Transfer RNA from Asticcacaulis sp., 72 nucleotides, folded computationally. The organism belongs to Asticcacaulis, within Bacteria. It matches the Rfam family "tRNA". By type it is a transfer RNA. Gene Ontology term of the family: triplet codon-amino acid adaptor activity. Model confidence (mean pLDDT): 81 of 100.

RNA sequence: UGCCCGGUAGCUCAGUGGAAGAGCGAUCGGCUCUUACCCGAUUGGACGCCGGUUCGAGCCCGGCUCGGGCAG
Numbered sequence: 001u002g003c004c005c006g007g008u009a010g011c012u013c014a015g016u017g018g019a020a021g022a023g024c025g026a027u028c029g030g031c032u033c034u035u036a037c038c039c040g041a042u043u044g045g046a047c048g049c050c051g052g053u054u055c056g057a058g059c060c061c062g063g064c065u066c067g068g069g070c071a072g
Base pairs, nucleotide, nucleotide: 001071002070003069004068005067006066007065010024011023012022013021018055025043026042027041028040029039030038048064049063050062051061052060
């Protein structure tokens, strides 16, 4: 310097242009002598940044940025 993959909840990751989700976590409650397990409820997001396309963008396009890989 070029190419490829990725950045979405505290963490790990889904998400085919039309209401942003799951598991784990955290908080509260139930159960228990207590803890743990188990059960219920609650809590959760300017979707890396800036623009563009569109009636509508996490998703498509451009630029930038961060992480990983490959080539030179």